The RNA shown here (c-di-GMP-I riboswitch aptamer) has 90 nucleotides and comes from an uncultured Anaerolineaceae bacterium.
[in-house]
RNA sequence: UCUAGUCAACGGCAAAACCUAACGAAAGUAGGUGACGCAAAGUCAGGGAUCUAAAAUCAGGCAACUGAUCAUGACCGCCCGACUGCCUUU
Numbered sequence: 001u002c003u004a005g006u007c008a009a010c011g012g013c014a015a016a017a018c019c020u021a022a023c024g025a026a027a028g029u030a031g032g033u034g035a036c037g038c039a040a041a042g043u044c045a046g047g048g049a050u051c052u053a054a055a056a057u058c059a060g061g062c063a064a065c066u067g068a069u070c071a072u073g074a075c076c077g078c079c080c081g082a083c084u085g086c087c088u089u090u
Base pairs, nucleotide, nucleotide: 004088005087012038013037017033018032019031020030022029023028036077042083043082044081046080047079048078050074051073056069057068058067059066060065
């Protein structure tokens, strides 16, 4: 440097659900409990998928407001890509 994670070691992460006088318009995020899973379930929203629609635009309405479009928002524990890494192993 490369191949592969059956067994082993040191360890790591933490789905659903529940809780929170935390953040957010929402999606979602953060913290606690928890333990479905994960050999990159480490990092990065670059491409696709998916979720949301505050602002904006358009339509309706006397108005309050309602509807439609839309990512600049979210998600890497959906897929691809980039970067990095423990142990064992070829």
It was read from a public genome assembly, where an Rfam model found it. Its Rfam family is "c-di-GMP-I riboswitch aptamer". Rfam links the family to the GO term cyclic-di-GMP binding.